[in-house]
Molecule: Bacterial RNase P class A
Organism: Syntrophomonadaceae bacterium
RNA sequence: UAAGUAAAUCAGAUGGCCGCGGAUAAUUUUAUCUGAGGAAAGUCGGAGCUCCAUAGGGCAGGAUGCUGGAUAACGUCCAGUGGGGGCAACCCUAAGGCAAGUGCCACAGAAAUAAACCGCCUCUUUAUGAGGUAAGGGUGGAAAGGUGAGGUAAGAGCUCACCAGCAUUUAGGUGACUAAAUGGCUCGGUAAACCCCAUCCGGAGCAAGACCAAAUAGAGGAACUUUGAAGUUGCCCGCUUCGUUCCCGGGUUAGGUCGCUGGAAGUGGCAGGCAACUGGCACUCAAGAUAGAUGGCUGUCUAAUACAGAACUCCGCUUAUAGAUUUGCUUACUCC
Numbered sequence: 001u002a003a004g005u006a007a008a009u010c011a012g013a014u015g016g017c018c019g020c021g022g023a024u025a026a027u028u029u030u031a032u033c034u035g036a037g038g039a040a041a042g043u044c045g046g047a048g049c050u051c052c053a054u055a056g057g058g059c060a061g062g063a064u065g066c067u068g069g070a071u072a073a074c075g076u077c078c079a080g081u082g083g084g085g086g087c088a089a090c091c092c093u094a095a096g097g098c099a100a101g102u103g104c105c106a107c108a109g110a111a112a113u114a115a116a117c118c119g120c121c122u123c124u125u126u127a128u129g130a131g132g133u134a135a136g137g138g139u140g141g142a143a144a145g146g147u148g149a150g151g152u153a154a155g156a157g158c159u160c161a162c163c164a165g166c167a168u169u170u171a172g173g174u175g176a177c178u179a180a181a182u183g184g185c186u187c188g189g190u191a192a193a194c195c196c197c198a199u200c201c202g203g204a205g206c207a208a209g210a211c212c213a214a215a216u217a218g219a220g221g222a223a224c225u226u227u228g229a230a231g232u233u234g235c236c237c238g239c240u241u242c243g244u245u246c247c248c249g250g251g252u253u254a255g256g257u258c259g260c261u262g263g264a265a266g267u268g269g270c271a272g273g274c275a276a277c278u279g280g281c282a283c284u285c286a287a288g289a290u291a292g293a294u295g296g297c298u299g300u301c302u303a304a305u306a307c308a309g310a311a312c313u314c315c316g317c318u319u320a321u322a323g324a325u326u327u328g329c330u331u332a333c334u335c336c
Base pairs, nucleotide, nucleotide: 001332002331003330004329005328006327007326008325009324010323012301013300014299015298016297017296018295020035021034022033023032024031025030037307041318042317044316045315046314047313048312049205050204051203052202056237057236058235059234061201062200063199064198065197066080067079068078069077070076081095082093083092084091085090096196097195101194102193103190104189105188117137118136119133120132121131122130123129145163146162147161148160149159150158164186166183167182168181169180170179171178172177209258210257211256212255218248220247221246222245223244224243228242229241230240231239265284266283267282268281270279271278272277
C1' cells in the first nucleotide's frame, strides 16, 4: 500500500419566523423544561404486570437436545469440545440414542437385514455338469474395513506391517473430550423417519383489568339441583362455590378516570471474572397520544442521506438499510 476478517460510533449540527402534544408555575394569557428508532418493523421467542383463582397432582400435548457457565427467563448470550469450510484471521453446525423396538433405502444390479452375473481354480460321466471362491470386472449414493506384502489349487484378516473403526485399561481435564498401550479382526445407512431417553412448560391477554357516571324491560324460556351442577386450554383425580349454566329480548356503548410510564432504568468511573455478566458508589429522570402530537419557511456548516413513526413495558432473535469515521487481527508486496 492492497485485499480480507471481527467489532464499534453517528443517524445531522447551529440560528431566525410561525404552528402542535405533555409537565410545572403563574395568570387570563405568558414563561420554563421536554417531545419517535437502530431497528420503533416482523409478532418469531422469553418475561414483568392483570384476570381466571381458592391450592395441587397425573395423563395427553408441546418445546429444547455436545459440555460448563451467565441471566428474571428464553429456542438468547459467553467460553470450550467434536465435525465441516477457509493459506490464515475467522465462519457454520438440527451435535443425545440404530447392540430397545418398528419402518424405509426408488431405479440399476446376481444381491441392499446378505447374495454370485461375468470372471478365477479343481474334478469328471464333456454337459453350458459338479464343487470351491468373493481377490479382479460390472451395477449403484452405498456391495461381507482400506493399502501393500506373504500365503493359497484359486482366494479371503488366512497371517503380517501401517492406518480407520470398535472394546478394555492407564494418564490429563469439573465436563464434553484428548493422548497412549493392548486386543480380537470389524455386527450397512437413515431418528429436520416413527420412536426411546434427559430436561423444561397452567390458560388468556392492556381491546388484560379496576373504579365512577348514566340508562333500561324482563310477571321470558329451558336443563340440572348435594347420589348433583358450575368453575380454572383438553381428560381424570383433587379443591372451591351453592344455586349454576344456556337461550331469547331490551338498555348503555365516540362517557370519564386509572392502568400509562421511576424502571430486571440510563450515564460515569471502581472492584471481581478469559468473557457473557455481577457487586457496590455517584449523578440523572429524557413521549405518554387516543378524531391519535414533534410540522412549514429560511441562513450557515456538512458525507447528512437510506430503511423508515411509539400506543403497557422490558430482554433477545430475524429482516430492511444510504453515507461518513474509528479500532484489533490475518495474508500478499515493497522499503528501512